This is a predicted structure of a 103-nucleotide RNA (Purine riboswitch aptamer) from Calorimonas adulescens. The coordinates come from a structure-prediction model, not an experiment, and the mean pLDDT is 78. It matches the Rfam family "Purine riboswitch aptamer". Clan: Purine riboswitches. RNAcentral holds the sequence, with entries from Rfam.
RNA sequence: GAUAUCUCAAUUCAAUGCACUCAUAUAACCCUGAUAAUAUGGUUCAGGGGUCUCUACCGGGAAGCCGUAAACUUCCCUGGCUAUGGGUGUAACACUUUAAAGA
Numbered sequence: 001g002a003u004a005u006c007u008c009a010a011u012u013c014a015a016u017g018c019a020c021u022c023a024u025a026u027a028a029c030c031c032u033g034a035u036a037a038u039a040u041g042g043u044u045c046a047g048g049g050g051u052c053u054c055u056a057c058c059g060g061g062a063a064g065c066c067g068u069a070a071a072c073u074u075c076c077c078u079g080g081c082u083a084u085g086g087g088u089g090u091a092a093c094a095c096u097u098u099a100a101a102g103a
Stems, first nucleotide, its partner, number of pairs: 017090009026056001029049006041066002050057001058079001059077006
């Protein structure tokens, strides 16, 4: 507007997405087999455990310890990701990219 059919818009609510945050899981941990080095060293793989749980299971630093052998140990970075749930915000006047100008 129409007039309760319908269409458009606005508002509100919910869901979803995204962001942040909190919580739980898991200790970014442990075990086994192999493999490499040796105080300027302490590596590199595979398998398993761990979760009402998919994935991941590393990185950096510091200290100790091992008198030359085969074995590492402890601590710090409230260092992340993933899963699930809660909370807050947000639907563009937001965010991203590009260009210009300024600082």